Predicted 3D model of a 72-nucleotide RNA (transfer RNA) from a Candidatus Kaiserbacteria bacterium. Its mean pLDDT, the model's own confidence on a scale to 100, is 81. The sequence was found in a public genome assembly. It matches the Rfam family "tRNA". It is annotated as a transfer RNA.
[in-house]
RNA sequence: CUCCCUGUAGUUCAACGGAUAGAACAGACCCCUCCUAAGGGUCAGAUGAAGGUUCGAUUCCUUCUGGGGAGG
Numbered sequence: 001c002u003c004c005c006u007g008u009a010g011u012u013c014a015a016c017g018g019a020u021a022g023a024a025c026a027g028a029c030c031c032c033u034c035c036u037a038a039g040g041g042u043c044a045g046a047u048g049a050a051g052g053u054u055c056g057a058u059u060c061c062u063u064c065u066g067g068g069g070a071g072g
Base pairs, nucleotide, nucleotide: 001071002070003069004068005067006066007065010025011024012023013022018055027043028042029041030040031039048064049063050062051061052060
């Protein structure tokens, strides 16, 4: 320098272009318990950035950017 893969809650993963982006663990509060663990309930929390296409974008396209790989 060229090419390929990849980026979604704190973490690990989902989501034919179409319901309010959904779970598990972790977190906060409450219930239960003599206390703790376990169990039950409630809550908060995310699409790397900027554009484009579309009635509608996590999804498709472009550029940038973080990570990984291959070639020279």
The organism belongs to Candidatus Kaiseribacteriota, within Bacteria.